[in-house]
Molecule: SAM riboswitch aptamer (S box leader)
Organism: Rhodococcus erythropolis
RNA sequence: CGACCAUCCAGAGCGACCGAGAGACCUGGCUCAUUGAAGUCGCAGCAACCCCCCGAGUGAUCGGGUGCGGGUGCUACCGCCAGGACCGAUGGAGG
Numbered sequence: 001c002g003a004c005c006a007u008c009c010a011g012a013g014c015g016a017c018c019g020a021g022a023g024a025c026c027u028g029g030c031u032c033a034u035u036g037a038a039g040u041c042g043c044a045g046c047a048a049c050c051c052c053c054c055g056a057g058u059g060a061u062c063g064g065g066u067g068c069g070g071g072u073g074c075u076a077c078c079g080c081c082a083g084g085a086c087c088g089a090u091g092g093a094g095g
Stems, first nucleotide, its partner, number of pairs: 001095001004092005013043005021032003025084005044075003049071003052065005079087001
């Protein structure tokens, strides 16, 4: 980077730096924001996709468990809402 599978109405925030926009994109709304948004870093936390543990199965896979630990992810609003589009995000396996 392109194709495949699963998930996206639950949950979880403080500090420092920075300084004007942000909630992916388009239209329309709604909202957050100089009482400091977004971003970066640190710490803390949430969850349970993978690792891990138990059970079933020849197997693909399915059901369940833990959160001490490893790899990610996430921590305003249902992916903020409605419509749209070869839509997007995250994880997994594979090329």